[in-house]
A computed fold for a 388-nucleotide part of an RNA from Buchnera aphidicola (Stegophylla sp.), annotated as large-subunit ribosomal RNA, domain III. The prediction has a mean pLDDT of 83.

Context: one part of a larger RNA
RNA sequence: GAGUAACGAUAAAACAGGUGAAAAACCUGUUCGCCGAAAAACCAAGGUUUCCUGUCCAACGAUAAUCGGGGCAGGGUAAGCCGAUUCCUAAGGUGAGGCCGAAAGGCGUAAUCGAUGGUAAACAGGUUAAUAUUCCUGUGCUUAAUGUUACUGCGAAGGGAGGACGGAGAAGGUUAGAUUAUCCAGGCGUUUGGUUGUCCUGGUUUAAGCGUGUAGAUUGAAUAGUUAGGAAAAUCCGAUUAUUCUUAAGAUUAAGACGUGAUGACGAAUUACUACGGUAAUGAAGUAAUUAAUACCAUGCUUCCAAGAAAAUUCUCUAAGCAAGAGGUAGCAUUAAAUCGUACCCAAAACCGACACAGGUGGUUAAGUAGAGAAUACUAAGGCGCUU
Numbered sequence: 001g002a003g004u005a006a007c008g009a010u011a012a013a014a015c016a017g018g019u020g021a022a023a024a025a026c027c028u029g030u031u032c033g034c035c036g037a038a039a040a041a042c043c044a045a046g047g048u049u050u051c052c053u054g055u056c057c058a059a060c061g062a063u064a065a066u067c068g069g070g071g072c073a074g075g076g077u078a079a080g081c082c083g084a085u086u087c088c089u090a091a092g093g094u095g096a097g098g099c100c101g102a103a104a105g106g107c108g109u110a111a112u113c114g115a116u117g118g119u120a121a122a123c124a125g126g127u128u129a130a131u132a133u134u135c136c137u138g139u140g141c142u143u144a145a146u147g148u149u150a151c152u153g154c155g156a157a158g159g160g161a162g163g164a165c166g167g168a169g170a171a172g173g174u175u176a177g178a179u180u181a182u183c184c185a186g187g188c189g190u191u192u193g194g195u196u197g198u199c200c201u202g203g204u205u206u207a208a209g210c211g212u213g214u215a216g217a218u219u220g221a222a223u224a225g226u227u228a229g230g231a232a233a234a235u236c237c238g239a240u241u242a243u244u245c246u247u248a249a250g251a252u253u254a255a256g257a258c259g260u261g262a263u264g265a266c267g268a269a270u271u272a273c274u275a276c277g278g279u280a281a282u283g284a285a286g287u288a289a290u291u292a293a294u295a296c297c298a299u300g301c302u303u304c305c306a307a308g309a310a311a312a313u314u315c316u317c318u319a320a321g322c323a324a325g326a327g328g329u330a331g332c333a334u335u336a337a338a339u340c341g342u343a344c345c346c347a348a349a350a351c352c353g354a355c356a357c358a359g360g361u362g363g364u365u366a367a368g369u370a371g372a373g374a375a376u377a378c379u380a381a382g383g384c385g386c387u388u
Base pairs, nucleotide, nucleotide: 013031014030015029016028017027018026032385033384034383035382040365041364042363043362046345047344050343051075052074053073054072055071056070060068061067080141081140082341083340084339087118088117092113093112094111098107099106100105122139123138124137125136126135142337143336144335145334146333147332148331149330150329151328152327153322154321158317159316160315161314166304167303168302169301172297173296174295177291178290179289180288181287183203184202185201186200187199188197205265206264209260210259211258216253217252218251219250220245221244222243223242224241225240226239227238229237230236266286269282270281271280272279273278305308351360352359367379368378369377370376
């Protein structure tokens, strides 16, 4: 220079009360404004205590601060069913023997690791200052072992089936949701069109599981033979023959609806108490129609060419073997289900950008009016007014 520029989105504040040494900024209340396919809610990654409570204000916060993601202290993360681990494999890695190579080492079989994929099982309500599909209440489900009852050819690292899959498009069924009505509870308004009415405000919610097996989708089905294939065997699979039933039954699959779950839970409101933060008790109605998804039926159907993982769980077949106090199937009962993660942020002041940085960051949820629409405008729930 200069007490000058600047104080990081032009979404916006105002008033009253409280606390306090001090209040434009903290707390409470009443208005106002902004977002609302987000500036709301929930996860993955990443962060790693930032979460909650008490207390403090030197420094940190672009200002003040009684406030804070700041300092100090204490507290907080509860699982058979969520995820990981476990079982299985992909790309890829390692790699006994082996091959190659002056050495180091390279390649690679068996094998063994390796999810971003496959594979058993949980929902509703309540509760904390802070966790909840984890605690509590209620109602379920899965796997294994043991016992028991009934029936009984069981047995694999092998055979077979299955798992098991692309893009695009169209139509149908259905629900979530939404809207309206019904029903229930409450209200009756000084100045203003109406205001006991065709009025106003709020509510009208309920899961998994179990039972039934529907709209629809796929398929000829059953029985008895034969069999040079499936590296051995097979009653299995494949191939093939005959008979019967016949083109709609059967079989397989399948949303939803209905019933149950539920004489429960939740529920507007009322009453009582209150440290005004709340706590406790009681508890009404709890139905229907319309509309309707990008969700489900559906890994379906149609169509196209570039022809679109593997393995295990699972079902079945036998081999060796055993033929039993074994093993298998079904029912019931009992027991077991370990270990690790779980707080909080997550379009952000907590992650990546040296910062409380107008940047970047995968997935899920998807309300109303107008609209083709997830555009746009205004709003709900919810959250904010961007720290002079």
RNAcentral holds the full RNA, with entries from ENA and Rfam.